A computed fold for a 72-nucleotide RNA from Pseudaminobacter soli (ex Zhang et al. 2022), annotated as transfer RNA. It matches the Rfam family "tRNA".
RNA sequence: CCCAGUGGAGCACGGCGGUAGUGCUUUCCCCUCAUAAGGGAGAGGUCGCAGGUUCGAAUCCUGCCGCUGGGA
Numbered sequence: 001c002c003c004a005g006u007g008g009a010g011c012a013c014g015g016c017g018g019u020a021g022u023g024c025u026u027u028c029c030c031c032u033c034a035u036a037a038g039g040g041a042g043a044g045g046u047c048g049c050a051g052g053u054u055c056g057a058a059u060c061c062u063g064c065c066g067c068u069g070g071g072a
Stems, first nucleotide, its partner, number of pairs: 001071007010024004018055001026042005048064005
């Protein structure tokens, strides 16, 4: 320098154009003599950045940036 993949909650990820979710973690509560296990509730997101398409974009397109892999 070229090609591909990837970027979303503290972490791992699902989400193929119409309300952003799951698990773990975390906070509180229930249960227990107590702890663990179990049950319930809550908090936590400018979906990498900037544009474009669309009535509507995490999702499609373009550029840039980060990471990973491959090639030279």